[in-house]
């Protein structure tokens, strides 16, 4: 000077204050006042992925559709991590890659340029002819070595060859395709024979291959009050009707479909199947959002020991660490500790004491995990490179 | 909380799915026609297409990240 990676995410104290739960006193009650333990993150954030959890047919078939894509492995699963292929950059630690096919088909490659995908004669080069005394000119073929356009122009270098070129043919290179050794579990590597002489690019474009995916989401879901309508079963009856259970639906008003010739519903398309069905849709008005569960002990944390290069796994032992419900974890002092600036003292010099002033990020749980990604002030640690 | 949508000239909106020139109305600026103004016609300016970063020759447009605003849901 540089590359990775791990940690932290101020402490302690006094006052005041807030919420869950447990105790105690008060209070018909609703709650209240005292005590005591606990009371946000590494991201709690974006809602990008995966899984648990719950409802729909315990999740069905077919098509479409959707995602992932180097291998081998971890994981409860992942588009997550790990370690190696490959390919790019770096002097080097490292680092970057949505990294499968472009000889399965289609597309599409603007502008510029002659010609942009079984290419292409603008210039130039070379030959026949015609005209011209001559420089040259017309007009027909050859030729892609050279110019020029392009992000790209149909393999490089040299060499035979020719009229002038050309893989037309030869040498080495590069690189493709196939056989075949040889290492690896694999991706793939090295090696050595043949062949043609060369094959653009794009799949974060349609596609094709290979895996893998039913859909919604705690406002899921589930049980109680309350009270209204409507059907249905029992009791009782003075036959008017009451009481009582179950089951659906919360209101009212129009309009429209429909009740076995089956509306609709099983939360993205269709088709087939299964189930459950008397109610459903669409406007308009109006009205409630009550209470407990679900809810927090879990693929958990820390410690030590084994096993793996490693993510990770197995075994002992100890620990419980927020459940709010319009949503609690704040607020003002001191002290100490970090960084900054300015005064003074000491030191030859980094500096070191001391006093005084500012500073101190990003941001906050609402079923919960694992990941990723973004946002983050100060500081602490530990491997490696490279130059002197 | 939990699901879906949008951002392009000063307003409203096309264009994105099938990547090549960013347009349309209204406003704006100038001229003309009027004695002015209004209207009318002609003509013209205005855009890093939220913001970064990849993919590709080549992005508004295709992918990822991210900033804001809107809907809707017991």
């Nucleotide at each position: 000077a540089g590359c990775c990676g791990a940690g932290c995410g101020g402490g302690c104290g006094g006052c005041c204050g807030c919420g869950u739960c447990a105790g105690a006193u008060c209070g018909u009650g609703a709650g209240a006042u005292c005590u005591g333990c606990c009371g946000a993150g590494g991201a709690a954030a974006g809602u990008c992925c995966g899984g648990g959890c719950u409802c729909c047919a315990c999740a069905g078939g077919g098509c479409a559709g959707g995602g992932u894509g180097g291998u081998u492995g971890u994981c409860a699963a992942c588009g997550g991590c790990a370690a190696c292929c490959c390919g790019a950059g770096g002097u080097g630690a490292c680092u970057c890659g949505c990294g499968g096919g472009a000889c399965a088909g289609u597309g599409c490659c603007a502008c510029a340029g002659a010609g942009a995908a079984c290419a292409g004669a603008c210039c130039g080069c070379c030959g026949g002819c015609g005209c011209g005394c001559g420089a040259g000119u017309g007009u027909c073929g050859g030729u892609a070595a050279g110019g020029g356009u392009g992000a790209a122009a149909c393999g490089g270098u040299g060499g035979u060859g020719u009229a002038a070129g050309a893989g037309a043919c030869c040498a080495c290179c590069a690189g493709c395709g196939u056989c075949a050794c040889g290492g690896g579990u694999g991706a793939c590597c090295g090696c050595g024979g043949c062949g043609g002489c060369u094959a653009g690019g794009u799949a974060a474009a349609c596609c094709c291959c290979a895996c893998c995916c039913g859909g919604a989401g705690c406002a899921a879901g589930a049980u109680c009050a309350a009270g209204a309508g409507a059907g249905c079963g029992a009791a009782c009856u003075c036959c008017g009707g009451u009481u009582c259970g179950c089951u659906c639906u919360g209101c009212g008003c129009a309009g429209g479909c429909g009740u076995u010739c089956g509306a609709g519903g099983g939360c993205g398309g269709c088709c087939c199947g299964c189930c459950c069905g008397a109610g459903c849709c669409u406007g308009c008005g109006g009205g409630u959002a009550g209470a407990u569960c679900g809810c927090u002990a879990g693929a958990g944390c820390c410690u030590g020991c084994c096993g793996g290069c490693g993510a990770c796994g197995g075994c002992a032992g100890g620990c419980c660490g927020a459940g709010a419900u319009g949503g609690a974890u704040g607020g003002c002092c001191g002290c100490c500790a970090c960084c900054u600036c300015g005064g003074c003292a000491c030191g030859u010099g980094a500096g070191u004491g001391u006093c005084g002033a500012g500073g101190a990020a990003c941001a906050g749980g609402a079923c919960c995990c694992g990941g990723c990604u973004u946002a983050c002030a100060a500081c602490u640690c530990g491997a490696c490179u490279c130059g002197u | 909380c939990g699901g879906g949508g949008c951002g392009u000239a000063g307003c409203g909106c096309a264009g994105c799915c099938u990547g090549g020139u960013a347009g349309c109305g209204c406003a704006c600026c100038a001229c003309a026609a009027u004695g002015g103004g209004g209207u009318u016609g002609u003509g013209g300016g205005g855009g890093u297409c939220g913001g970064a970063g990849g993919u590709u020759c080549a992005a508004a447009u295709c992918c990822u990240c991210u900033c804001g605003c809107c809907c809707c849901g017991a």